[in-house]
RNA sequence: GGAUGAACGCUAGCGGGAGGCUUAAUACAUGCAAGUCGAGGGGCAGCAUAGGACUUCGGUUCUGAUGGCGACCGGCGCACGGGUGAGUAACGCGUACACUACCUACCUUUAACAGAGGGAUAGCCCUGGGAAACUGGGAUUAAUACCACAUAGUAUUGCAUAUUUUAUUUUUAUGCAAUUAAAGCUCCGGCGGUUAAAGAUGGGUGUGCGUUAGAUUAGCUAGUUGGUAAGGUAAUGGCUUACCAAGGCUACGAUCUAUAGGGGGCGUGAGAGCGUGGACCCCCACACGGGUACUGAGACACGGACCCGACUCCUACGGGAGGCAGCAGUAAGGAAUAUUGGACAAUGGGCGCAAGCCUGAUCCAGCCAUCCCGCGUGAAGGAUGACGGCCCUAUGGGUUGUAAACUUCUUUUAUUAGGGAAGAAACCUUUUCAUUUAUGAAGAGCUGACGGUACCUAAAGAAUAAGCACCGGCUAACUCCGUGCCAGCAGCCGCGGUAAUACGGAGGGGUGCAAGCGUUAUCCGGAAUCACUGGGUUUAAAGGGUGCGUAGGCGGAUAAAUAAGUCAGAGGUGAAAGCUUUCCGCUUAACGGGGAAAAUUGCCUUUGAAACUGUUUAUCUUGAAUUAUGUUGAGGUUAGCUGAAUGUGACAUGUAGCGGUGAAAUGCAUAGAUAUGUCAUAGAACACCAAUUGCGAAGGCAGCUAGCUAGGCAUAUAUUGACGCUGAGGCACGAAAGCGUGGGGAGCGAACAGGAUUAGAUACCCUGGUAGUCCACGCCCUAAACAAUGCUUACUCGAUGUUUGGACUAGAUCUGAGCAUCCAAGGGAAACCAUUAAGUAAGCCACCUGGGGAGUACGUUCGCAAGAAUGAAACUCAAAGGAAUUGACGGGGGUCCGCACAAGCGGUGGAGCAUGUGGUUUAAUUCGAUGAUACGCGAGGAACCUUACCUAGGCUCUAAUGCGCGCGCUAUUCUGUGAAAGCAGAAGUUCCUUCGGGACGCAAAGCAAGGUGCUGCAUGGUUGUCGUCAGCUCGUGCCGUGAGGUGUUGGGUUAAGUCCCGCAACGAGCGCAACCCCUAUCUUUAGUUGCCAGCACGUAAUGGUGGGGACUCUAGAGAGACUGCCGGCGUAAGCCGUGAGGAAGGUGGGGACGACGUCAAAUCAUCAUGGCCUUUAUGCCUAGGGCGACACACGUGCUACAAUGGCGUGCACAGAGGGUAGCCAGACCGCGAGGUUGAGCCAAUCCCAGAAAGCACGUCCCAGUUCGGAUUGGAGUCUGCAACUCGACUCCAUGAAGGUGGAAUCGCUAGUAAUCGCGCAUCAGCCAUGGCGCGGUGAAUACGUUCCCGGACCUUGUACACACCGCCCGUCAA
Repeated sequence: GGAUGAACGCUAGCGGGAGGCUUAAUACAUGCAAGUCGAGGGGCAGCAUAGGACUUCGGUUCUGAUGGCGACCGGCGCACGGGUGAGUAACGCGUACACUACCUACCUUUAACAGAGGGAUAGCCCUGGGAAACUGGGAUUAAUACCACAUAGUAUUGCAUAUUUUAUUUUUAUGCAAUUAAAGCUCCGGCGGUUAAAGAUGGGUGUGCGUUAGAUUAGCUAGUUGGUAAGGUAAUGGCUUACCAAGGCUACGAUCUAUAGGGGGCGUGAGAGCGUGGACCCCCACACGGGUACUGAGACACGGACCCGACUCCUACGGGAGGCAGCAGUAAGGAAUAUUGGACAAUGGGCGCAAGCCUGAUCCAGCCAUCCCGCGUGAAGGAUGACGGCCCUAUGGGUUGUAAACUUCUUUUAUUAGGGAAGAAACCUUUUCAUUUAUGAAGAGCUGACGGUACCUAAAGAAUAAGCACCGGCUAACUCCGUGCCAGCAGCCGCGGUAAUACGGAGGGGUGCAAGCGUUAUCCGGAAUCACUGGGUUUAAAGGGUGCGUAGGCGGAUAAAUAAGUCAGAGGUGAAAGCUUUCCGCUUAACGGGGAAAAUUGCCUUUGAAACUGUUUAUCUUGAAUUAUGUUGAGGUUAGCUGAAUGUGACAUGUAGCGGUGAAAUGCAUAGAUAUGUCAUAGAACACCAAUUGCGAAGGCAGCUAGCUAGGCAUAUAUUGACGCUGAGGCACGAAAGCGUGGGGAGCGAACAGGAUUAGAUACCCUGGUAGUCCACGCCCUAAACAAUGCUUACUCGAUGUUUGGACUAGAUCUGAGCAUCCAAGGGAAACCAUUAAGUAAGCCACCUGGGGAGUACGUUCGCAAGAAUGAAACUCAAAGGAAUUGACGGGGGUCCGCACAAGCGGUGGAGCAUGUGGUUUAAUUCGAUGAUACGCGAGGAACCUUACCUAGGCUCUAAUGCGCGCGCUAUUCUGUGAAAGCAGAAGUUCCUUCGGGACGCAAAGCAAGGUGCUGCAUGGUUGUCGUCAGCUCGUGCCGUGAGGUGUUGGGUUAAGUCCCGCAACGAGCGCAACCCCUAUCUUUAGUUGCCAGCACGUAAUGGUGGGGACUCUAGAGAGACUGCCGGCGUAAGCCGUGAGGAAGGUGGGGACGACGUCAAAUCAUCAUGGCCUUUAUGCCUAGGGCGACACACGUGCUACAAUGGCGUGCACAGAGGGUAGCCAGACCGCGAGGUUGAGCCAAUCCCAGAAAGCACGUCCCAGUUCGGAUUGGAGUCUGCAACUCGACUCCAUGAAGGUGGAAUCGCUAGUAAUCGCGCAUCAGCCAUGGCGCGGUGAAUACGUUCCCGGACCUUGUACACACCGCCCGUCAA
């Protein structure tokens, strides 16, 4: 996708054609479904008619007299039609044949016949029994009922003869003998009856072939198989019986078990197939379950009989009745399946001469969207693109949408009214004709359930008529809202954890189909996913452990014959319906055709062909085998034997340990071990040779010798003449372990014991040690029994090594058979295979069909056992798996780097304090940052402000800005109140102007508000880290099915993917380096505010002054360093050198600069920004408080613990900065912080500004100190509205802890660490010991890369890919 006898959910206008208990072959109330004939009969109960009689006028009665006819005898029918599918795996069905082993009522044809009799019996009548159903007895009676006789043959039986036949048999003919027939009725037209033959129809029987699954069903069978005889039958036959024989079936699947009616067909599919057998047609079987026969032409009989059983009903309890799987209908079951309808009008059937009767067969109608088909629910115009809805970037736009409204038109369908069929022609009656009976033809008349239906006409009016599913991908169709891993969806993948096209909603939109649409179930397809067409088996599932060999399958060359297979022609059959093509009929279609064709691929018969296969015959040698001559090897088996080693025993020497391990201990040893020597003894295995070797079918085989024995190979003499290949079952062999019996036992060594290791250690290690290992015999029968590769044969490029043969030209030769390695074509998913195939072909066998369950369970076979072989299912998962790729990872390997370790120096961790964080507390202690990569971080300045937090008081168009209307009393000032903000009141003609207006302020209605509220996991930007690590990529080409690879790997080298060489790569980009800045040297230019060598002046002194540019310096421009030169090494790149030169030497030192990317890293509180939230508040103003709390924990620092020091006095030398709301000289006051006064400086000019360590001198003398300075008291200074919470500084006083710091841990490789001070930003001030800069003094050490940490490259393994902080196993718990 298609399909269905379907069901369920939502929905529903009409018509046509079909279909409708798939379940309980369950049970059935009620009605109907098989009768008919009076022209067979006796008769006449009931009805009608006629006549008679009676009559109360209602009726009663008589006459079988007439129409007719209940029951009865008789004939025919009831064996058809209709239903169902329980049984049946079968000659049941299908197909093709056969019956010389058969029957056939009614029908047709032909021939002949029907004479004469008899005795009964129903009914009726009489009389019994019984509740009933029913039934007994007596008398009498008829027939087309029954019986006997006559006649009869082409009937039956027997015999004889002839004929046919090879013959038994059989066929035909003749003759003889015996036996068997009949029915009447009548309207006189006819209808029937009997016998025989034939036909037609219908049946019966037999046979070939086909017809589900299971071997976890392997043997079955006594009437069984056959024969003879008899019986029986329509007929053959063990169909039945007696006797005789011992057969019959089976691996080509008997028997058993399960399931099942079969076929035509139907569904699907390109087909082959697969599934199915409802409706229709054919066959079979069945009729409550089972059995039996009777009648009959036909039955072992659905609406017949008898018996048994179950069930139901009636009963007077004695006994009886029944069979819907006929049509309706009921109950039950079930997801589920209809009316107790009409008619015999048509078709068909039964009976009848016929009229006719009967017919739930049939024809119709009813119910049901169950299916198929058709039609409609309107058409045209219509833009302000209406209202409404929905969405958005929202004064507006988009979409719904020409959709609606509105205008015009049409009227199918529905409604109403009117008309109105075909299906009907016969039978029969009647008329006419042919030719008279008979018969035929023509005309007229009669007959319609459906049904007043189909159909036709008219009327009015868009009037009566649309839903369902879906919209993440597969798969056509998207948005909003809600929800927030919840609720839910889901066919598979999967969706949902706050922006869900996947859930729910949408009167939003769209897509698909449409009176239906979805869902569920089942079947086919896709599925080449059981592979015949058309698959596989090295590693994905799958080659048997190996051989021998039976059946089977397959099989070399030549010739001939044959015709089984094969091929061709013809004939028969292959029912109809159905399918296909075409034609026709319903308005079309579905549907139908009493049209045609094709097809039915099959079976049978027959004729022919003879290539191939088969069969037969004759022959051949190349396949195969034998023989001959050589040769080869751990091939097998039996017997014997040697040496080394080990253990043990004896003796001897000898003394304290031995042994064992990572280290030990158990163990052995002074009763003398180990060690050494000699002798003896035991068992097992065979060093070197030895190999990538050899042999064997596999398992396997190794000292030497001998016997027996098997195989391979080479050469080519002879022989046989296809003897071959494979091989289901079968048989044999089959490592190790294990089992049984008996031996043997040195070493080794499961179990076991002890010692260690360990958290534990039922292990790995050690000391011992039993079975076993060895031999003989018998079992077991499994292995990663592997080359994970079955055997045989043929063909298909090469190279190399090796084992063992052969040839002669003696070789780098040729030719065989093996064992290996590499490679081409080809193959393969790839890895790989590649003459020893996994290539190309052929033959045969074995095996596979998702993972788990499970090689388990059950059954069976084998085994002493262990166990082996064979070998499922329930259930469960959506994967399991193979090969390869890129990463990541490894207590894998290789190479290399880094203050990574090591070598050093100084710290942290202990103390006090500062500062940050956690925690706790609080009204609030605002928020963020949290391993490395948070924690002196955002913050480069929290008393107010900042400030975001808390408390309290206030405001609501507002704290700010813009636009806009108006006013100018509003500005401003003052008063009251208040903590302030604010509130209330009073005074009050502002300023500029180009006279338009503007500034400023107020204020009505607004428009844009505001938010340090949330989401850094919606974002931009910025930043940290890996990491200043050397990497990350691209284009083209090439390789690979592809992911990808190559380049980028390799050999060197470098700080570097830096460079060189090589190379299927060649180039390029982002990174590295360089270019930029500072610094180190020099030159040049310039010379003030800087400098001062020389000259001059001057001072107490000073570049103070003239002057100078030499020097320093300043700041512009240049130079300089490039492994350039030399030597050594190297192909080169480059490296080495106490080399030269040079201020500097191999990147000189430092800075800026940070590849592709990683961490959903950080930040919505710098800023920006989507979404959400808030709007008299989460916004705004104000005061006070808080961010500074304090049991505690951590990080970062400062100061110390002292003598390389502290203190005091004196003296010396920087650099880089800053300064006008500023830096502030000097002078005076104060012990001091500072104050007062005041010059200079917008700075190379003046100021901050005293550098400190250092040096010199003095003092302290190892103490909790003259160390250390916390803490606290008092008194002050400065800033600032304001130092209480909560500033800094000064002075006096006080003088904690602390004596060098546990585990652990940090920084640093040279002007570095360490140490010393100075400056600046922020800033009123400052909690700065922080940050950023500056200079002064100025070390030690690096053997080296084993280890720790991090990183780079190559390689390897991987079951990891969220990538080892991974994955995952077992136990226990929930």
A computed fold for a 1374-nucleotide RNA from an uncultured Bacteroidota bacterium, annotated as small-subunit ribosomal RNA. The sequence is in RNAcentral, with records from ENA and SILVA.